[in-house]
RNA sequence: GCGGGUAGCUCAGCUGGUUAGAGCGCUGCCCUUACAAGGCAGAGGUCACAGGUUCAAAUCCUGUUCCG
Repeated sequence: GCGGGUAGCUCAGCUGGUUAGAGCGCUGCCCUUACAAGGCAGAGGUCACAGGUUCAAAUCCUGUUCCG
């Protein structure tokens, strides 16, 4: 100097604007003698931290911190 930090895990969202999402995992129910698979529903997030700009920030700016 460059890239990255978003759910338990892997990641999307980066052009500021509905309510922050997907897959896997987890919980409950259905199905089954039972388990798995499958179906339905649900829980789970200080968007690394702090400050700033803005009517409005995961998104823009500054600083700090961690990883490569």